[in-house]
The part of an RNA shown here (large-subunit ribosomal RNA, domain IV) has 331 nucleotides and comes from Solanum pimpinellifolium.
Context: one part of a larger RNA
RNA sequence: CUCUCUCUAAGGAACUCGACAAAAUAGCCCCGUAACUUCGGGACAAGGGGUGCCUCCUCACAAAGGGGGUCGUAGUGACCAGGAUCGGGCGACUGUUUACCAAAAACACAGGUCUCCGCAAAGUCGUAAGAUCAUGUAUGGGGGCUGACGCCUGCCCAGUGCUGGAAGGUCAAGGAAGUUGGUGAUCUGAUGAUAGGGGAGCCAGCGACCGAAGCCCCGGUGAACGGCGUCCAUAACUAUAAUGGUCUAAGGUAGCAAAAUUCCUUAUCGGGUAAGUUCCGACAUGCACAAAAGGCGUAACGAUUUGGGCACUGUCUCUAAGAGAGGCUCA
Repeated sequence: CUCUCUCUAAGGAACUCGACAAAAUAGCCCCGUAACUUCGGGACAAGGGGUGCCUCCUCACAAAGGGGGUCGUAGUGACCAGGAUCGGGCGACUGUUUACCAAAAACACAGGUCUCCGCAAAGUCGUAAGAUCAUGUAUGGGGGCUGACGCCUGCCCAGUGCUGGAAGGUCAAGGAAGUUGGUGAUCUGAUGAUAGGGGAGCCAGCGACCGAAGCCCCGGUGAACGGCGUCCAUAACUAUAAUGGUCUAAGGUAGCAAAAUUCCUUAUCGGGUAAGUUCCGACAUGCACAAAAGGCGUAACGAUUUGGGCACUGUCUCUAAGAGAGGCUCA
């Protein structure tokens, strides 16, 4: 020096990103116990007091209570054995998760809602047979979103999607009257080579007309994907704009807000401190909150995160001493 411990006057977080680590608290009995609250909790809240041994009484030989005495610095005498409190954010909660850097505000959840599915169900796996769903049957099953509870969930259907409609337009395969060409018994030149025409049938091309869904079209639908303005003018000082104009499918409603969201920004004001980029309460100029990718609250809960004070301490001012192990030096 390293590791594991013990103890350090005075101070007591001045350390530090941050009380990280350590200290402190602790059992049982009695008293007492706030805000808030979903009336269950919060709660071991907080905060006090007691605790050994001997003897007497109540008494049942247990337990508990009362009186007296006595020892120690210290009586749950060692071991074992909660620190507590006041605010804020997030998530309701118990639970789950990155085996080996993340335990969380992430996932799940009960609850809510939308949608599909009538059973040979929808959905899923498989080419199929078949399986699963399910030996279930809409108080059931699949999928999506949200996430206890309370108060609520605004406007827009123009675009995209989904859904309903069938009048009209467009429209495939297929069918098809007809038409064009080839071939063709056969006819003609003309009889042999050869040339021209050509019935029926067959082959090929075109094809009026018939022809479903879809698309165009007409409706609906946002707890479907999504969206929720700019500029200009305007009131007897100024400022501001209840108001008007313009554009749009409609122009962000309630609530909240420098926020896990605010760039400018350490915004500004108030509180807390001697001093506070953090924290709390407001304001509203929301770069770029916002209503089930939910909005705002919320008791309880949390190895969550952030701020303050109490107790406590070698975290520190600022170190010192000791024990054990290792290292190191010597043998």
Record summary
Model confidence (mean pLDDT): 85 of 100.